[in-house]
RNA sequence: UCAGUAGGACACGUGAUCGCGGCUGCAAAUCCGCAAGGAUGCAGGUGAGGAAAGUCCGGGCUUCAUAGGGCAGGAUGCCGGAUAACGUCCGGUGGAGGCGACUCUAAGGAUAGUGCAACAGAAAGGUACCGCCAAAAUGAGAUUUCUCAUUUUGGUAAGGGUGGAAGGGUAGUGUAAGAGACUACCGCCUUGUUGGUAACAGCAGGGGCACAUGUAAACCCCAUUCGAAGCAAGACCGAAAAGAAGGCUAUGUGGCUGCCCGUCACGCCUUCAGGUUGGUCGCUUGAUGUGGCUGGCAACAGUCAUACUAGAUAGAUGAUCACGCGCGACAUAACCCGGCUUAUCGUCCUACUGAUUUU
RNA sequence: CGGCGCGUGGCUCAGCUUGGUAGAGCGCUGCGUUCGGGACGCAGAGGUCGCAGGUUCGAAUCCUGUCGCGCCGA
Repeated sequence: UCAGUAGGACACGUGAUCGCGGCUGCAAAUCCGCAAGGAUGCAGGUGAGGAAAGUCCGGGCUUCAUAGGGCAGGAUGCCGGAUAACGUCCGGUGGAGGCGACUCUAAGGAUAGUGCAACAGAAAGGUACCGCCAAAAUGAGAUUUCUCAUUUUGGUAAGGGUGGAAGGGUAGUGUAAGAGACUACCGCCUUGUUGGUAACAGCAGGGGCACAUGUAAACCCCAUUCGAAGCAAGACCGAAAAGAAGGCUAUGUGGCUGCCCGUCACGCCUUCAGGUUGGUCGCUUGAUGUGGCUGGCAACAGUCAUACUAGAUAGAUGAUCACGCGCGACAUAACCCGGCUUAUCGUCCUACUGAUUUU
Repeated sequence: CGGCGCGUGGCUCAGCUUGGUAGAGCGCUGCGUUCGGGACGCAGAGGUCGCAGGUUCGAAUCCUGUCGCGCCGA
């Protein structure tokens, strides 16, 4: 200098004017509403993100349900740790990729059982099509031994061919031809031992491998785990009208009924239940952020100091002007957190790898 | 906030359950038939199965993520 790997930070800036949502202070007048309450004024200060998004996981919180156990169903799936919890994160093991820094990994079980493997191929689980070898029969050739062809019976998984896959691989011994039949190395299974918390790794021995192919992101088996719903959750206050009870005895009004009792309807007063229109709370101080120290490889935990940073309920962040540059991407909170995934103009920083050049 | 379904030739759909050559109707093109057109008959073209990745020998189909559309409930 070029190419690359891993991690992190920023997300137009400054000033002015107008406008919008909360908050605090002042002012106490007007308007709306039966009421609880609400609106209008002035000043000050404050007001979106790294993903606020998708709503894919987990938890807090709230209400309901719940003796205990089981079935069904869902989720997760190497080992250890972190955490409030997780399918997330950290560290490791095995496997895969890269010269390397480094990256990826749904990675339990196919000796519990069932299913499936199209086409091709003889055969897809117990398989002989071609080939190789042996024996017998028949025919032909040849001087006998013998050679060739056809058929039948048997042996054989070395070779050919089909297929993604033919059932341990390579080399040798062996054999009629062959074959883990035997030997060496590699692979697999298994026993012991050493190291490690463990996954697992190393070493030594054994098994000739009949445990006999693949598929569990096919059913399934094993282990672990899961109560349901969601802030329109929920708590409190509580209008009018309708409703219930009691009273109106100096006997309310009217009907049955001319009068009394009784009863019905209406009116007035008091009390109550219910929880609608509406209002208040939930609502933002929290498993919180920043900095230092301690422990830990790390995720993270502990401790000290410090900061307070939107809270609406038809829903607020915008517009204009001036200057500067690189001419500014993806995108706008709605109960709150921890993650994941996806979108994103560009700029900068740190550590590391490879190649080339110069000293 | 919660739940469900769909995406396959130009259009409307099947196939996905149980993975193995991507199909049907209408439409389109050519030929025949007719004096000509329609109808009819014969032949034919036309599909990245929304997108990306994975599992598998093999994916429209199974799994994960993502995009778009539609519906339902509080």
Two RNAs folded together computationally: RNase P RNA and transfer RNA, 433 nucleotides in total.
The coordinates come from a structure-prediction model, not an experiment, and the mean pLDDT is 76.
It holds a member of the Rfam family "Bacterial RNase P class A".